A computed fold for a 506-nucleotide part of an RNA from an uncultured bacterium, annotated as small-subunit ribosomal RNA, 5' domain. Rfam family: Bacterial small subunit ribosomal RNA. The coordinates come from a structure-prediction model, not an experiment, and the mean pLDDT is 84.
Context: one part of a larger RNA
RNA sequence: GGACGAACGCUGGCGGCGCGCCUAACACAUGCAAGUCGAACGGAACUUAGAGAGCUUGCUUUUUAAGCUUAGUGGCGAACGGGUGAGUAACGCGUGAGUAACCUGCCCUAGAGUGGGGGACAACAGUUGGAAACGACUGCUAAUACCGCAUAAGCCCACGGUGCCGCAUGACACUGAGGGAAAAGGAUUUAUUCGCUUUAGGAUGGACUCGCGUCCAAUUAGCUAGUUGGUGAGGUAACGGCCCACCAAGGCGACGAUUGGUAGCCGGACUGAGAGGUUGAACGGCCACAUUGGGACUGAGACACGGCCCAGACUCCUACGGGAGGCAGCAGUGGGGGAUAUUGCACAAUGGGGGAAACCCUGAUGCAGCGACGCCGCGUGGAGGAAGAAGGUUUUCGGAUUGUAAACUCCUGUCGUUAGGGACGAUAAUGACGGUACCUAACAAGAAAGCACCGGCUAACUACGUGCCAGCAGCCGCGGUAAAACGUAGGGUGCAAGCGUUGACC
Numbered sequence: 001g002g003a004c005g006a007a008c009g010c011u012g013g014c015g016g017c018g019c020g021c022c023u024a025a026c027a028c029a030u031g032c033a034a035g036u037c038g039a040a041c042g043g044a045a046c047u048u049a050g051a052g053a054g055c056u057u058g059c060u061u062u063u064u065a066a067g068c069u070u071a072g073u074g075g076c077g078a079a080c081g082g083g084u085g086a087g088u089a090a091c092g093c094g095u096g097a098g099u100a101a102c103c104u105g106c107c108c109u110a111g112a113g114u115g116g117g118g119g120a121c122a123a124c125a126g127u128u129g130g131a132a133a134c135g136a137c138u139g140c141u142a143a144u145a146c147c148g149c150a151u152a153a154g155c156c157c158a159c160g161g162u163g164c165c166g167c168a169u170g171a172c173a174c175u176g177a178g179g180g181a182a183a184a185g186g187a188u189u190u191a192u193u194c195g196c197u198u199u200a201g202g203a204u205g206g207a208c209u210c211g212c213g214u215c216c217a218a219u220u221a222g223c224u225a226g227u228u229g230g231u232g233a234g235g236u237a238a239c240g241g242c243c244c245a246c247c248a249a250g251g252c253g254a255c256g257a258u259u260g261g262u263a264g265c266c267g268g269a270c271u272g273a274g275a276g277g278u279u280g281a282a283c284g285g286c287c288a289c290a291u292u293g294g295g296a297c298u299g300a301g302a303c304a305c306g307g308c309c310c311a312g313a314c315u316c317c318u319a320c321g322g323g324a325g326g327c328a329g330c331a332g333u334g335g336g337g338g339a340u341a342u343u344g345c346a347c348a349a350u351g352g353g354g355g356a357a358a359c360c361c362u363g364a365u366g367c368a369g370c371g372a373c374g375c376c377g378c379g380u381g382g383a384g385g386a387a388g389a390a391g392g393u394u395u396u397c398g399g400a401u402u403g404u405a406a407a408c409u410c411c412u413g414u415c416g417u418u419a420g421g422g423a424c425g426a427u428a429a430u431g432a433c434g435g436u437a438c439c440u441a442a443c444a445a446g447a448a449a450g451c452a453c454c455g456g457c458u459a460a461c462u463a464c465g466u467g468c469c470a471g472c473a474g475c476c477g478c479g480g481u482a483a484a485a486c487g488u489a490g491g492g493u494g495c496a497a498g499c500g501u502u503g504a505c506c
Stems, first nucleotide, its partner, number of pairs: 001506002004503001006502005013378006019371002021336001026334003030331003035076003040073002043070002046067010083289003092214008102206002107202008115149001117147002124139006155180003159176005165170001185194003215261003222252003227249006234242001264286004268279004291312005314325004342368001344367003350364001351362004381411004391402004416443006425433001450495005455476003461490005471478002
């Protein structure tokens, strides 16, 4: 000098764009943050209309049709999006390869199919347990829920044959006989359309393996028994001590194993002429985690933040028998701290989930609020004006300086106030922002300057007070009676809505 997610002191006019718990991965009151589909299904309530019965003539009841709502079954989603950085020195990340060892819902392309049956369980009704949370039993019922059967171009399994290819294990194509596995319907204007099953290919997303790179300590030198390898079973989407039985005795290490400490990694950011050093807030990619530890279930996908089970700690309810909870989502509270915001508006836009659609949901997101926290821009007036006014300071008492500065005259209207118009963002409808930005008119210099420094480094000097005291200080050093170094005043210098100080980096 630059730079900061900064803090503190003094001061503070406006706007735009950003940023805002770095500390206790501490504990959390309250509200919201993941739903949706009635065009999968059976009910139920309500409304309207028609028909029938009873009759008290406008009510009760039965039935049909339509509409609307949706507790339950079912489907899809909830594995995304959002948060945090505790753990992790690791194939975690970065980069480059490999998988002849793999999976992939929704989506796209193409082929084949969608036949015929069955039995349940919710809801509901009844009985019943419990303070509650929540159940239990009996009976009835539907489906795109569940289960057999048929069919199989192609698919899967094990056994053969032929051809061809490869870096090894092997791969691919054709073929023989045997065994096995599918399906679901809905809407409808009867034209279709949305689905369902199976196969192949694609796309997307993931999984695994390997080369290289990835902090400090040797005052850490030896470490290792599923350890290293083999055979055979198991398991997985898949290879593999991944797991198990048996067998062998290996494997790693001064090219730093092991142990200990620290740490999420990167694109990038800051600095620097560069080499390098430091760093990983915000934005983007990957990883890990979700009160602590463990476990699996469902599913295309989780070992699952707002799912389940178990154990621990903590909090709450309880009729003492038993139950409920998880903000490192958005706000917000307490606490910690030098320190970090609103319990706001809207789905209008972009995107996501569901739906045929209308639409619903979305604290993602878009906006607004607070904070000079940062960067950028603008303003606090312009021109004239010497009796060089008054006042202040100083003085050698002549003056000098503050100083064209002020007053005063003329002007302008950034900003401000009021009034009127009023967007783009949405190409038809739909705008939270917002009567915002912006434009026009009127008014009136009106509301808007501070902070640090002035001994040298380092731009800027005098007076008074103090008297090694009080104090200053980044270094050198000032202060003991004439202090340009302390304090105050006048003047000056620098920067400016900021200026200084502190911290940490180059």